Predicted 3D model of a 92-nucleotide RNA (c-di-GMP-I riboswitch aptamer) from a Clostridia bacterium.
Its mean pLDDT, the model's own confidence on a scale to 100, is 86.
The sequence was found by an Rfam model in a public genome assembly.

RNA sequence: ACCUGAUAAAGGCUCUCUCCUCGAAAGAGGGGGUCGCAAAGCCACGGGCCUGUGGCUCACGUUCCGUGAGUUAUGGUAGCCGGGUUGCCGGG
Numbered sequence: 001a002c003c004u005g006a007u008a009a010a011g012g013c014u015c016u017c018u019c020c021u022c023g024a025a026a027g028a029g030g031g032g033g034u035c036g037c038a039a040a041g042c043c044a045c046g047g048g049c050c051u052g053u054g055g056c057u058c059a060c061g062u063u064c065c066g067u068g069a070g071u072u073a074u075g076g077u078a079g080c081c082g083g084g085u086u087g088c089c090g091g092g
Base pairs, nucleotide, nucleotide: 002092003091004090005089012037013036017032018031019030020029021028022027035079041085042084043083045082046081047080048077049076050075054072055071056070057069058068059067060066061065
């Protein structure tokens, strides 16, 4: 340096849930917590998925106002997959 993760050692992160805060929402940050994770460290580049404040379209109604539906990412998800990148220890 490359490949790899059987037994370890030192550790690390924290799903669900819950409390507070932010947000239109999805979701995010922090405290508790701990299903799991060899990158469950970091990055929205590709795909997927989630949300729809706002925009557009349609329908309805008490008709210039309201309600409902559809569509839409510039919002989100890295613990959905791929990709990029950094890294502990062991084995080859």